Molecule: small-subunit ribosomal RNA
Organism: metagenome
RNA sequence: AGGGUUUGAUCCUGGCUCAGAACGAACGUUGGCGGCGUGGAUUAGGCAUGCAAGUCGAACGAAUCCCUUGUAGCAAUAUGAGGGGGAAGUGGCGAAAGGGGCAGUAAGGCAUGGGUAACCUACCUCGGGGACUGGGAUAGCCUUCCUAACGGAAGGGUAAUACCGGGCGAUGUAACGAGGGGGCAUUUCUUUGUUACGAAAUGAAAUUCGCCUCGAGAGGGGCCCAUGUAGUAUUAGCUUGUUGGUGAGGUAACGGCUCACCAAGGCCAAGAUGCUUAGCGGGUGUGAGAGCACGACCCGCGCCACUGGCACUGUGACACUGGCCAGACUCCUACGGGAGGCUGCAGUCGAGAAUCUUCGGCAAUGGGCGCAAGCCUGACCGAGCGACGCCGCGUGUGCGAUGAAGGCCUUCGGGUUGUAAAGCACUGUCGAGGGGGAUAAAGGCGAAAGCUUGAUAGAUCCCUGGAGGAAGCACGGGCUAAGUUCGUGCCAGCAGCCGCGGUAAGACGAACCGUGCGAACGUUGUUCGGAAUCACUGGGCUUAAAGGGUGCGUAGGCGGAAUGUCAAGUCUGUGGUGAAAUCCCCCGGCUCAACCGGGGAACUGCCGUGGAUACUGGUGUUCUCGAGGGGUGUAGGGGCAUGCGGAACUUAGGGUGGAGCGGUGAAAUGCGUAGAUAUCCUAAGGAACGCCGGUGGCGAAAGCGGCGUGCUGGACACCUUCUGACGCUGAGGCACGAAAGCCAGGGGAGCAAACGGGAUUAGAUACCCCGGUAGUCCUGGCCCUAAACGAUGGGUACUAGAUUGUGGAUUUGACAUGAAUUCCCAAUCGAAGCAAAAGUGUUAAGUACCCCGCCUGGGGAGUAUGGUCGCAAGGCUGAAACUCAAAGGAAUUGACGGGGGCUCACACAAGCGGUGGAGCAUGUGGCUUAAUUCGAGGCUACGCGAAGAACCUUAUCCUGGACUUGACAUGUGCGAAAGCGGUUGGAAGUACCUUGCGGAAACGUGGAGGGAACGGUAUCCAAUCCGGAACCAACUACAGGUGCGGCAUGGCUGUCGUCAGCUCGUGUCGUGAGAUGUUGGGUUAAGUCCCGUAACAAGCGAAACCCUUGUCUCCAGUUGCCAGCGGGUAGAGCCGGGGACUCUGGAGAGACUGCCGGUGUCAAACCGGAGGAAGGCGGGGAUGACGUCAAGUCCUCAUGGCCUUUAUGUCCAGGGCUGCACACGUGCUACAAUGGCGUAUACAAAGGGAAGCCAACCCGCGAGGGGGAGCAAAUCCCAGAAAAUACGCCCCAGUUCAGAUCGAAGGCUGCAACUCGCCUUCGUGAAGUUGGAAUCGCUAGUAAUCGCGGGUCAGCAACACCGCGGUGAAUGUGUUCCUGAGCCUUGUACACACCGCCCGUCAAGCCACGAAAGGGAGGGGUGCCCGAAGUCGCCGCGCUAACCGCAAGGGAGUAAGCGACGAAGGCAAACUUUCUGAUUGGGACUAAGUCGAAACAAGGUA
Repeated sequence: AGGGUUUGAUCCUGGCUCAGAACGAACGUUGGCGGCGUGGAUUAGGCAUGCAAGUCGAACGAAUCCCUUGUAGCAAUAUGAGGGGGAAGUGGCGAAAGGGGCAGUAAGGCAUGGGUAACCUACCUCGGGGACUGGGAUAGCCUUCCUAACGGAAGGGUAAUACCGGGCGAUGUAACGAGGGGGCAUUUCUUUGUUACGAAAUGAAAUUCGCCUCGAGAGGGGCCCAUGUAGUAUUAGCUUGUUGGUGAGGUAACGGCUCACCAAGGCCAAGAUGCUUAGCGGGUGUGAGAGCACGACCCGCGCCACUGGCACUGUGACACUGGCCAGACUCCUACGGGAGGCUGCAGUCGAGAAUCUUCGGCAAUGGGCGCAAGCCUGACCGAGCGACGCCGCGUGUGCGAUGAAGGCCUUCGGGUUGUAAAGCACUGUCGAGGGGGAUAAAGGCGAAAGCUUGAUAGAUCCCUGGAGGAAGCACGGGCUAAGUUCGUGCCAGCAGCCGCGGUAAGACGAACCGUGCGAACGUUGUUCGGAAUCACUGGGCUUAAAGGGUGCGUAGGCGGAAUGUCAAGUCUGUGGUGAAAUCCCCCGGCUCAACCGGGGAACUGCCGUGGAUACUGGUGUUCUCGAGGGGUGUAGGGGCAUGCGGAACUUAGGGUGGAGCGGUGAAAUGCGUAGAUAUCCUAAGGAACGCCGGUGGCGAAAGCGGCGUGCUGGACACCUUCUGACGCUGAGGCACGAAAGCCAGGGGAGCAAACGGGAUUAGAUACCCCGGUAGUCCUGGCCCUAAACGAUGGGUACUAGAUUGUGGAUUUGACAUGAAUUCCCAAUCGAAGCAAAAGUGUUAAGUACCCCGCCUGGGGAGUAUGGUCGCAAGGCUGAAACUCAAAGGAAUUGACGGGGGCUCACACAAGCGGUGGAGCAUGUGGCUUAAUUCGAGGCUACGCGAAGAACCUUAUCCUGGACUUGACAUGUGCGAAAGCGGUUGGAAGUACCUUGCGGAAACGUGGAGGGAACGGUAUCCAAUCCGGAACCAACUACAGGUGCGGCAUGGCUGUCGUCAGCUCGUGUCGUGAGAUGUUGGGUUAAGUCCCGUAACAAGCGAAACCCUUGUCUCCAGUUGCCAGCGGGUAGAGCCGGGGACUCUGGAGAGACUGCCGGUGUCAAACCGGAGGAAGGCGGGGAUGACGUCAAGUCCUCAUGGCCUUUAUGUCCAGGGCUGCACACGUGCUACAAUGGCGUAUACAAAGGGAAGCCAACCCGCGAGGGGGAGCAAAUCCCAGAAAAUACGCCCCAGUUCAGAUCGAAGGCUGCAACUCGCCUUCGUGAAGUUGGAAUCGCUAGUAAUCGCGGGUCAGCAACACCGCGGUGAAUGUGUUCCUGAGCCUUGUACACACCGCCCGUCAAGCCACGAAAGGGAGGGGUGCCCGAAGUCGCCGCGCUAACCGCAAGGGAGUAAGCGACGAAGGCAAACUUUCUGAUUGGGACUAAGUCGAAACAAGGUA
């Protein structure tokens, strides 16, 4: 610091997403040790049990116990004295702290800074003064009684540091009066006069502690003020003690805090009131910062204590472990009543993804009480549990290559795991076991000596032992570090985004390997970041989201020049504060670190005070350039009202006229003999104003167009006369606001929604036509929206120009045409700049300032709901759930268009001949079949693979049979090579040959006969012994596969297309994709060439080079040729010869727009001509650019992968591939007279031939047979060319046309012609008389027509295919149309590229939401009723120790009663939130559903 993702690619806009850090976390897998932290975030849900606040005998009386001792008694025991402890109780202090939680609270809170002349303060500290004298009760205790319990009643009696009376009496307090000083208004300080108010003991004793009072301090609080401190306006008005005053009450204290009376105020757009959410801060997380989010642990403050209310006590509470009442809940009960409050520490249940021990100790720190010892202390200190977090350590170290084994991969060579292991040599951290004990201890008691205090932790160190006890998790397609194999086969699954998976998955699962981190690693959730994606720092609004339809104007914001003053903003100095902790820096302590300690810095803030005065602001004075006024003119469809006009139209009346008119692509509906259309005259009516008229004018916009008149708004120019900043903008507000629409009343010619009819169409609720009503027009009133657009808010200033138009002014010019300068307005082109680009560019989208409006991904949706406006239609304001990974802008390259231009092609047209109809052949589909093997499928499959299916061919085709290392290949190695060649066993009557048997054959079968070769050994003799090979058998690797997919491939091929295109280097232009070149003007068959030109060169194509054909020359002359010469024959180049000719086959020549004329840009080139065998590419062929169609072929071949292995391999017999209601393609033969038949007769080229071609001759009507010459072929043979030509017959008919079909008889090939061959002869003689829609080929030696040959091949279904020659036309010189193609241009929402994209209804599933008769549950208020506890007030006849009084009684107090307030509760009407609801509405998403075809091209009606 960025990356991924919209596209074919690009730039931009814009969202989504990732990498980082963090957490009181949770979950998954895994888990050695320690230190320091941290741990109920949810139900402020309910709680069993234990503990969490007591202490003081030095305040008091005392039960009881213990010790000593006395008396009585035998003893038990009773009683007295002294001492010690001390229950319960009285009294004092504490219990308001400490501890917990965050429900409530948007301000009675908190933070910062102030104020208190409006206040309080127990305990503590300092200072001053003081403590006299009396009294009456009451707990406890005793007796009696009630009660289940909790508790309670009566009587008797007792003490105090409990309570009370009196005295003294101020330095104090309060009230009043007087004098003096200060302050800030109320007032305050001080001096003085009058009235009221106080005290207790303990100890042996001093002392100490304690008590009363006054003043001061410290610390702690109460109250007040300023500023700051969430969201929502779909909450806009709120308030009656409310706001203020007077008086009173109350409080420690001010105050409507409370009350009586008076006034009618107070708050609010700078957001009152309401609703929702929330404890606040120090700080924490993140971030470069500004910010944003958060408020666990720790610290400060606030609030709460089962829920609500209330007071009492007290220095302090309206009181967590006090009290009273009400309510809910739980428990006890004898049913009459009672008890309780873990949001203290542990613990439990519940809910939840989720959060610990019912531990030890007061040793330390701190707190309460106490003189103290001490007691209490779940505060605290410690331990336990949890990898929850941070930090540290370890799981060994060194050497070690036969690079072991194993695993994985492999191109089979090897590579990798990997120095990793093993092995060798070491070490001893951590853990384990044992020992040891520093330290945390300071204190306390005591005269001293001395004695004594550790819950817990346990360092450094020592010993034992031995590599022993200690590694996982995630990831490996890109982002993002790290890849291979196998499995799977859109399945299973993955996924943060893009996206993977449909048989070769680096993305799923596994393995191996690798990468990252490491006692952890991932996932999920959340926050900040990246996100400049709410933009203060730091964004935008022409077209991407975004300028309000326009103006006037309120609040507000901003504001010209000069000068003075103030000092609010601003700047600066200084003082106070900004708690500590945290963060940062330095130093230090735990072995380091985390952690902790000390110091500093910082805390960007707030307050006070001194100063400065440029700028902003306040205020005073002045100015004129902004703004406005005045005067003189000018232009104008500016507005309103009223009057007038002509053209056209329609209707009506009349005339002429006589059959149609009208309308359309074509028609029809319609009108018309009742007289239309047409034409003339007349009349009426309504609406709109031709020409002028214009990228011309006016207006704020909407908008404004005949002419005149009246009224009226604004603009501009000039004069520089006046005022003196009066200005700009403008939230709300007000006004105007096209068309359509609405209300009321008129009007209504034309036009024309709706509607009717006619067409079109598959349909046509449309487009077209004929009619036609609202409406359009006028008056009045509503509506308030538009692509209300320059898609561009207003104002001011500045920043090159050029050109044009409208309206003014000035100068020059004698006038005119003109020229120049200047102002306003309206336009075009353009510099710089800006912009993503298109573009914009003094009329900015440039450079700046001011003000307003608006935007923040697409859809849902301008929808729902609420509010508001409207008569309605509807407008304004305006969401969410859910869903997608995009939606979008500009430009680029293509492709496409029922867009345009130019140009080609047998593309059409012009012509000739066909196909489509018939019969047959052949291929295909379909059907059939045991099987009818497979492939090819628009053009570019279909006489195609197949240049030959009877068997063979031939195949996973079918039926049946047979074989299993196989029909075929290779194995260590030997050898120079050729060649032999796996392992084991057999192996001489063996291999092999002949033959037999079974069988259809393959095959099986030791049935018979014959019968080997090589080397060695043996004295000789070897088939016999040995060995190896062939061979046989078994075994192993393997062979084999026309099995699968041409969408895994190579190669080859088709097609566009022999179309003229396709690219590159450098340069230039563009941010870029790309463009340029290659476009343009000509020209060509051609991107062929020329010219022009930011391009210049080049390549692949085109052309040329190659073959063939057409002319000539030279050379050569056999097998070809024969003119001349000679010979010769029945005849024949037959022979001698010859090279002239033809020919053969080599080498050359020739054609190049070279020449002439014209046209053309002085060009390229074109047109015409000459010459020439040939003329503008002479004809034909071969040759096929970049690419397209996932085109074709795994069945030519090759090949990765998969499948198969007694079968999908191999072999054999027979059948099938030939099957036939049918459909299509390609052909053949015909339908006839340009013909058929017969007879006669002429002329080719190119081929083939040895398992061949086959002559002569003979036989046969013929196919053919016999025969055998010649020929490996310019020699021989196939081989007769046919059409043509000549003559004759036929005479237009199903024929002397046509030949299918069938019958019979033959021939040939072959092992074999039944399925299923070809041919011959005789007989038979079908359809067919020129072919519907439609469609094919061909532009010259072409079409048409005629025959000949060849390959394949035993033969042949060949009419096919490939070639050859013979005869030999017609038409066109054009590009409107059909098809295809090329170039340029245009539009595009297409890019799988129009066979594209895409919209809506309906049907189905699913999801969220709205409405809905209603229903349920809450919330906060309001009114009324009831009214607990309690306080206050009134009353107080009941009751009462202290005082007075001899007493009676009084005073004083108090219970009860009454009243006010008052919680909970009840009733009522509203408001509001939420859940639910038959049904209903649209919306989102879904598989290939249905119907149409709305949009994108002129999208076929822009």